[in-house]
Molecule: RNase P RNA; transfer RNA
Organism: marine sediment metagenome
RNA sequence: GCAGACGAGGUGAUCGCGGGCGUGGCAACAUGUCCGAGGAAAGUCCGGGCUCCACAGGGCAGGGUGCUGGGUAACGCCCAGUGGGGGUGACCCUAAGGAAAGUGCCGCAGAAAACAAACCGCCUCCGUUUUACGGAGGUAAGGGUGAAAAGGUGAGGUAAGAGCUCACCAGUAUCUCCGGUGACGGGGAUAGCUUGGUAAACCCCACCCGGUGAAAGACCAAAUAGAAGAGGAGAAACGGCCCGUUUCGUUUGACUCUCGGGUAGGUCGCUAGAGGCCGGUGGAAACACCGGUCCAAGAUAAAUGAUCACCGCCCGUCCGUUCCGGACGGGAACAGGACUCGGCUUACAAGUCUGCUUUA
RNA sequence: GCCGACGUAGCUCAACGGUAGAGCGUCUGAUUUGUAAUCAGAUGGUUGGAGGUUCAAUUCCUCUCGUCGGCUCCA
Numbered sequence: 001g002c003a004g005a006c007g008a009g010g011u012g013a014u015c016g017c018g019g020g021c022g023u024g025g026c027a028a029c030a031u032g033u034c035c036g037a038g039g040a041a042a043g044u045c046c047g048g049g050c051u052c053c054a055c056a057g058g059g060c061a062g063g064g065u066g067c068u069g070g071g072u073a074a075c076g077c078c079c080a081g082u083g084g085g086g087g088u089g090a091c092c093c094u095a096a097g098g099a100a101a102g103u104g105c106c107g108c109a110g111a112a113a114a115c116a117a118a119c120c121g122c123c124u125c126c127g128u129u130u131u132a133c134g135g136a137g138g139u140a141a142g143g144g145u146g147a148a149a150a151g152g153u154g155a156g157g158u159a160a161g162a163g164c165u166c167a168c169c170a171g172u173a174u175c176u177c178c179g180g181u182g183a184c185g186g187g188g189a190u191a192g193c194u195u196g197g198u199a200a201a202c203c204c205c206a207c208c209c210g211g212u213g214a215a216a217g218a219c220c221a222a223a224u225a226g227a228a229g230a231g232g233a234g235a236a237a238c239g240g241c242c243c244g245u246u247u248c249g250u251u252u253g254a255c256u257c258u259c260g261g262g263u264a265g266g267u268c269g270c271u272a273g274a275g276g277c278c279g280g281u282g283g284a285a286a287c288a289c290c291g292g293u294c295c296a297a298g299a300u301a302a303a304u305g306a307u308c309a310c311c312g313c314c315c316g317u318c319c320g321u322u323c324c325g326g327a328c329g330g331g332a333a334c335a336g337g338a339c340u341c342g343g344c345u346u347a348c349a350a351g352u353c354u355g356c357u358u359u360a
Numbered sequence: 361g362c363c364g365a366c367g368u369a370g371c372u373c374a375a376c377g378g379u380a381g382a383g384c385g386u387c388u389g390a391u392u393u394g395u396a397a398u399c400a401g402a403u404g405g406u407u408g409g410a411g412g413u414u415c416a417a418u419u420c421c422u423c424u425c426g427u428c429g430g431c432u433c434c435a
Base pairs, nucleotide, nucleotide: 001356002355003354004353005352006351009311010310011309012308013307014306015305017036018035019034020033021032022031023030024029038334042345043344045343046342047341048340049339050213052211057247058246059245060244062209063208064207065206066205067081068080069079070078071077082096083094084093085092086091097204098203102202103201104198105197106196119143120142121139122138123137124136125135126134127133151169152168153167154166155165156164170194172191173190174189175188176187177186178185179184217268218267219266220265226259228258229257230256231255238253239251240250241249261434262433275294276293277292278291279290280289281288282287313331314330315329316328317327318326319325361431362430363429364428365427366426367425370384371383372382373381378415385403386402387401388400389399390398408424409423410422411421412420
């Protein structure tokens, strides 16, 4: 230098808080006991569980992912690999289908930026005042501009050149063999000589997607003002089947929309799970299965704190040293739930340990 | 907790991927007895920050920092 792991404390006492359970009490309350934040609780970037609209299907628009295989409830996540890029290397990054379906864009510079070229230059011929200059034709090997300009090297050939021809190489297309589940890798043959870039531009292709969010939703209590307006159920038609639009189907209509008024209270949801920990088996791994064991805040203006002592972790110094131990001093970051879980991203302490690479 | 917007000169706002403008303000000069007005010139920018795509980014994409707004029930 590269990669990984650990490290974010514990016990007791006193006082002060929130909840559960037991006892006493009509109740306020008292008392005993048990529990009381995180690896990110953060950002709200993804995926669910759960809730609601009586039930259900199709299309358009819109949105998301984008190499292959595996994992998962699922994912834009994780594991392994392939292609490409960076690095001397250990390793790191990857937004990685399609430019020959189509449409756009490539400013300035430059002759010319894609059915794209002649500014300088080179060659041939003609004119003129020998030089020099001008005109006509050919050319794209050399030079210039630019991020990018009609494959590269060598030889032959040509008026001068050019894959014009040949040899080798690279690329492209077609066919084929071997390895691999596959992405792909390695090899051979033939062919015209070679057909910019850009899709985190529109787009095409493959796959996926109803919406909503605990302030969801359900129940109770209180108060007031609805003598307000519009639509309307045979079919058609209005409304609903909650992002928009359309169609089929359906409809249990005191419904739907507009305007106005009252109220801001209480209970549930609210924590037992795709759950945690330990062990075994399978697997390269992610992870899966089996067995055992445990029950870890549920607040609602929002609790978990303060003091003392000891132990533990880390650093430094000293003593001592076979193992090992002792003393003193110092250090400890980022930061606090609010339905819940799986990820991603960001912030982060003294530092310690392990493996690998390179140089001297 | 959830949802939706914004960030550019000192201030208020523009800018379709081609190298960032306008007005006000500030400074200097002219004019005026002097000021204001007027005229002329000048000034002022890591586009909140970092990374990426592209030849090229205020603009496209990802992450992050900050600012602002909305979310009870009855009938």